[in-house]
Molecule: RNase P RNA; transfer RNA
Organism: Gaiellaceae bacterium
RNA sequence: GUGCAGGCCGGGUGACCGCGGGCCUUCGGGCUCGAGGAAAGUCCGGACACCGUAGGGCAGGACGCUGGGGCGACCCAGGCGGCGAAAGCCGACGGAAAGUGGCACAGAAAGGAGACCGCCGGCGAGGGAUCUCGCGAGACCUCGAAGGUAAGGGUGAAACGGUGGGGUAAGAGCCCACCAGCGCCGUGGCGACACGGCGGCUAGCCAAACCCCGUCCGGUGCAAGGCGAACAGGCUCCGCCGAGGCGGCCCGCCGAGGAGCCGGGUAAGCCGCAAAGACGGAUGGUCACCCUCGACAGAAUCCGGCUUACAGGCCUGCUACGGGA
RNA sequence: GGGCGCGUAGCUCAGCGGGAGAGCACUCGCUUCACACGCGAGGGGUCGCUGGUUCGAUCCCAGCCGCGCCCA
Repeated sequence: GUGCAGGCCGGGUGACCGCGGGCCUUCGGGCUCGAGGAAAGUCCGGACACCGUAGGGCAGGACGCUGGGGCGACCCAGGCGGCGAAAGCCGACGGAAAGUGGCACAGAAAGGAGACCGCCGGCGAGGGAUCUCGCGAGACCUCGAAGGUAAGGGUGAAACGGUGGGGUAAGAGCCCACCAGCGCCGUGGCGACACGGCGGCUAGCCAAACCCCGUCCGGUGCAAGGCGAACAGGCUCCGCCGAGGCGGCCCGCCGAGGAGCCGGGUAAGCCGCAAAGACGGAUGGUCACCCUCGACAGAAUCCGGCUUACAGGCCUGCUACGGGA
Repeated sequence: GGGCGCGUAGCUCAGCGGGAGAGCACUCGCUUCACACGCGAGGGGUCGCUGGUUCGAUCCCAGCCGCGCCCA
């Protein structure tokens, strides 16, 4: 000097004047507390409250390498993959040999597919150098129908393992070596997985497509909910043959009031609610000095996590390079 | 405060992962003496933004931004 990781600060001090809450008061006032790391987004989870029960199943939702933290999208440790020279960083990272579905255009063919060009041998037809006295044989060329082939060309994001050698009419895991992948076995590890050996010769991609597997989940949210104050009428309909109460459905359980319209009343009073804390919604202003001249932004039931925004600065540890000892 | 939903052309809205579209509006031409109506043609897009999944996103997923609705 560079990079990486973790943590912290994010103007300070003093004076004066204000604002909100609490306590005390001799009613003049005094003491004390008063935004953030994100108070934000409301993305997860919990507390708390109600649903007069809170149970079961289906459906639905969330999560998804492994182990632990009761759960988790969070944290710690590890595995695997990617990036980096390294410290280190990033990863929605279960299953595609359960099933269903998709793979546009192009291309012959898009999943147990396929012959467009090319390559190959045989057959048929025509021509035909040459050999022969002649019959005839016939290299080679052209055309045709059927076939073999997946090496090469071409299409595509992707073409049924890759490279090299053997082999073959041409070819091909057809055979061999190495590599990748799959299965089985052994060893190590709680496990994800790693290493080694053997085998058959290959099984495309997509699950942030349906789905399968595993784990978890009742719903609603402080405008929950309770008290007080005020108004306290009328009509219609449904209902113990069950209204309604758990929402999508079924079962189970409780169960006597419920729904609509019109009229009237209340409008933030108390609790919930906090060592900031309301609906009268507070957390500010002026001056002086100093410095590196001050970013993003301000509570609304509370707590934990995540995500997003953030001028500048400080501390600690580590990596590589250079220099010195 | 809490809970939902929506952003596609100037406006109102469609849009099974493979061409960005419809109606109205706008422009030009025809028609008319002229205008309207009608007929024909045409222009106009950061599919709110940024990332991710995928061969490929308006569409699927995540995070931001903006707007609307409901609850005492």